Record summary:
Two RNAs folded together computationally: RNase P RNA and transfer RNA, 486 nucleotides in total. It holds a member of the Rfam family "Bacterial RNase P class A". The family's RNA type in Rfam is ribozyme.
RNA sequence: GCGGAGGGCUGGAUGGCCGCGGGGGUGACCCCGAGGAAAGUCCGGACUCCCGUUGGCAAGGGUGCCGGGUAACGCCCGGCGGGGGCAACCCCAGGGAAAGCGCCACAGAGAAGAGACUGCCUUGCCACGAACGAAGGUUCGCCUUCGCUAGGGCAGGGCGAUGGUGAAACGGUGGGGUAAGAGCCCACCGCGGACUUGGCGACAAGGACGGCACGGCAAGCCCCACCCGGAGCAAUGCCAAAUAGGGGCCUCGCGCGGGGCAGGUCGGGUGACCGAUACCGCCGCAGGGACGCCAACGCCCGAGAGGCCCGGGUUGGCAGCUUGACCGCCGUGGCAACACGGUUGGCAGAGGAAUGGUCAUCCAUGGUCGCAAGACCGGGACAGAAUCCGGCUUACAGGCUCUCCGCGCAA
RNA sequence: UGGGGUGUAGCCAAGUUGUAAGGCAGCGGUUUUUGGUACCGUGUAUCGUAGGUUCGAAUCCUACCACCCCAGCCA
Numbered sequence: 001g002c003g004g005a006g007g008g009c010u011g012g013a014u015g016g017c018c019g020c021g022g023g024g025g026u027g028a029c030c031c032c033g034a035g036g037a038a039a040g041u042c043c044g045g046a047c048u049c050c051c052g053u054u055g056g057c058a059a060g061g062g063u064g065c066c067g068g069g070u071a072a073c074g075c076c077c078g079g080c081g082g083g084g085g086c087a088a089c090c091c092c093a094g095g096g097a098a099a100g101c102g103c104c105a106c107a108g109a110g111a112a113g114a115g116a117c118u119g120c121c122u123u124g125c126c127a128c129g130a131a132c133g134a135a136g137g138u139u140c141g142c143c144u145u146c147g148c149u150a151g152g153g154c155a156g157g158g159c160g161a162u163g164g165u166g167a168a169a170c171g172g173u174g175g176g177g178u179a180a181g182a183g184c185c186c187a188c189c190g191c192g193g194a195c196u197u198g199g200c201g202a203c204a205a206g207g208a209c210g211g212c213a214c215g216g217c218a219a220g221c222c223c224c225a226c227c228c229g230g231a232g233c234a235a236u237g238c239c240a241a242a243u244a245g246g247g248g249c250c251u252c253g254c255g256c257g258g259g260g261c262a263g264g265u266c267g268g269g270u271g272a273c274c275g276a277u278a279c280c281g282c283c284g285c286a287g288g289g290a291c292g293c294c295a296a297c298g299c300c301c302g303a304g305a306g307g308c309c310c311g312g313g314u315u316g317g318c319a320g321c322u323u324g325a326c327c328g329c330c331g332u333g334g335c336a337a338c339a340c341g342g343u344u345g346g347c348a349g350a351g352g353a354a355u356g357g358u359c360a361u362c363c364a365u366g367g368u369c370g371c372a373a374g375a376c377c378g379g380g381a382c383a384g385a386a387u388c389c390g391g392c393u394u395a396c397a398g399g400c401u402c403u404c405c406g407c408g409c410a411a
Numbered sequence: 412u413g414g415g416g417u418g419u420a421g422c423c424a425a426g427u428u429g430u431a432a433g434g435c436a437g438c439g440g441u442u443u444u445u446g447g448u449a450c451c452g453u454g455u456a457u458c459g460u461a462g463g464u465u466c467g468a469a470u471c472c473u474a475c476c477a478c479c480c481c482a483g484c485c486a
Stems, first nucleotide, its partner, number of pairs: 001407010012362007020033005035382001039393002042391005047232004051298002054295004060228005065079005080094001081092004095223002100221002102217003117163001119159008128151001132147006171189006190212001191210002195206004236319004246310007255285004264277005287301003312485003326346002328343006363380001365378005412482007421435003429466001437453005459475005
């Protein structure tokens, strides 16, 4: 210098004028006012309600190498194994296929305890049989008969090397061996279960053994381990206004015993109080309410309790609401994620919803003209809070910066 | 703001991993004097987009895009 890999930061700046939302102040006026993703709503929580959600079971859902971090996670960090790249580095839903079931189209002989199309070897038979041999005949060209090899046909046996199919063919390559072959034998590689050593572990290394049995798919059902109650700030609590304080359907229930004698109710009285009454109140048992089921205790019900639907009214206000597992900086520990400590630093709060407009100067950048200096014009990525946090994913013009790798050149 | 669902030809719609059914519409033809009816024929469906798992994906998984639906308070 060229090419590449992995991060981090930023996301126009300053000022004037006019506005908008919130807070403070008697007032003049002062202070604060979008993001790294506020987005998608894909995970995990806080918080609130479902009476408490406690224990167990079932169903359903989720996660999935190992160790750590965290309030928690499907997130993050560090490792292991596999794959890619010369390298920096990148990618992996990465438990179990010897628990069981299922699937593997087409092609192919055969697709899961498989098969024999082509093919190799071999045995027997044949009224098939070149060459060759023997015998006989001969017109010396050859002919006939017999034997028999290669080969052919039929029947049987051995084999799984070869060809071909396929995404995948029941270990691979080489050598020996054999009638032909085959882990049949051997070497190397792969595989398997154990052993030794190292490591917290995933796993790695090693030498021997076995002689191949155990194809693939679990982002098919499933098995194993672990995790999860449901709903969501339009949750929820309160105030006010208004209405026909309305109707329908469903579920459960209207028992027993004991004690007290006036704490309930009704009537009278301004009132203290008086009178009447077992229909009220108290306790226990049983029952009911618990919306997947069971259990436990506490809670509620006593003649009503609970749920669903329709109809009616209203379209107001307050709280929840934003200072918190927060961010920044410094120190210590840790390879790191992160933790602990310190800190005179920072942090919107609307409620159909504010955060805007304009001018000036500058910054980055595009176009045109020009030799140049410069002039003119355009113009600022993605996007915008809505209960709040931790992540992931997706969108993003341009700029700044750090570390590393390869190649070339120079010293 | 929160929750739920759907995407296959112009329209409707089947398809649970192995050549993407069917109907309507459209186009061409026959029948008819003409139109309709009837009959016959006719398709290049980026299966919403991208990536992954698998030999193989409309189908299984992940991310994204578009569209649709539901949910206030009081008694």